[in-house]
RNA sequence: GCCUUCUUAGCACAGCUGGCAGUGCAUCAGCUUCAUAAUCUGAAGGUCCUGAGUUUGAGCCUCAGAGAAGGCA
Repeated sequence: GCCUUCUUAGCACAGCUGGCAGUGCAUCAGCUUCAUAAUCUGAAGGUCCUGAGUUUGAGCCUCAGAGAAGGCA
């Protein structure tokens, strides 16, 4: 230098044919216990990497940029 893949909650990741952004762990509160942990219930937590485009509507499609990983040279 070229090619491919990835970027979504604190962490690990889902998200179908474009139509209300989710799961587990963690955190906080409650329940329970003499107490703690575990179990159970609930809550909070998001500029979906950035910008532009297409569309009635974009996490998803297109383009450019940034970062990460792998391959070729």

The RNA shown here (transfer RNA) has 73 nucleotides and comes from Heterocephalus glaber.
Its mean pLDDT, the model's own confidence on a scale to 100, is 82.
The source organism's lineage runs through Eukaryota, Bilateria, Deuterostomia, Vertebrata and Heterocephalus.
Its Rfam family is "tRNA". Gene Ontology term of the family: triplet codon-amino acid adaptor activity. The family's RNA type in Rfam is transfer RNA.
The sequence is in RNAcentral, with records from GtRNAdb and Rfam.
It is recorded under the gene name tRNA-Met-CAT-6-1.